[in-house]
RNA sequence: CAUCUAGAGGGGUGGAGGGACUGGCCCGUCGAAGCCCCGGCAACCCCCCCAAAGGCCUCGGCCGCGGGGAAGGUGCCAAUUCCAGCAGGUGGACGAACCUGGAAGAUG
Numbered sequence: 001c002a003u004c005u006a007g008a009g010g011g012g013u014g015g016a017g018g019g020a021c022u023g024g025c026c027c028g029u030c031g032a033a034g035c036c037c038c039g040g041c042a043a044c045c046c047c048c049c050c051a052a053a054g055g056c057c058u059c060g061g062c063c064g065c066g067g068g069g070a071a072g073g074u075g076c077c078a079a080u081u082c083c084a085g086c087a088g089g090u091g092g093a094c095g096a097a098c099c100u101g102g103a104a105g106a107u108g
Base pairs, nucleotide, nucleotide: 001108002107003106004105009038010037011036012035013034017027018026019025021085022084023083024082039077040076041075044073045072046069047068048067049066054063055062056061081104086101087100088099089098090097
């Protein structure tokens, strides 16, 4: 800096935790985390095409928008980042519910 309401799980091992933190709410002995194997998702890196947004420029090129691919490098495969946390607003006013932005976090 970009993205985060989409998508994608089986087996073995292991044996009580896990969902970052706090609160809530969930998942878990019908087997959690971790580790191993195999599979899958996605398209950040990567590869190809176009030159139809645009930009730079030494005017010859370059960057890039867009489309496609998936061998390789990461990542991911319960729940929107599970929800909220801070601020503002709509609404209600007994408690809700909702919207926007931010913070924190995750991945590249």
The RNA shown here (SAM riboswitch aptamer (S box leader)) has 108 nucleotides and comes from a soil metagenome. Its mean pLDDT, the model's own confidence on a scale to 100, is 81.